Predicted 3D model of a 75-nucleotide RNA (transfer RNA) from an uncultured Chitinophagales bacterium. Its Rfam family is "tRNA".
[in-house]
RNA sequence: UCUGAUAUAGCUCAGUGGUAGAGCGUCCGGCUCUGGACCGGAUGGACGUAGGUUCGAGCCCUGCUAUCAGACCCA
Numbered sequence: 001u002c003u004g005a006u007a008u009a010g011c012u013c014a015g016u017g018g019u020a021g022a023g024c025g026u027c028c029g030g031c032u033c034u035g036g037a038c039c040g041g042a043u044g045g046a047c048g049u050a051g052g053u054u055c056g057a058g059c060c061c062u063g064c065u066a067u068c069a070g071a072c073c074c075a
Stems, first nucleotide, its partner, number of pairs: 001071007010024004018055001025043006048064005
C1' cells in the first nucleotide's frame, strides 16, 4: 500500500428495508437462620463516523476512523 471481515446496552451477541432485542451484569423485592442458587420486577442505546438512495435505513451505496486476518513490496 492492497484485499477481506468486524463495529448494535457495562460485557457477549441477535436483529426479512417497516415499533431496536436476548443472555449475563447492576439495582430493588421475594424465598432462606444467613449467603448462594432459584423466582418476580426495574435498569439499560447518538446502532463507529460523515454523507447518499428510499415514503421509510441497524440492514442497501460511497468516503473516513478503529480493530482483526491475509497479501503485496528489495537486489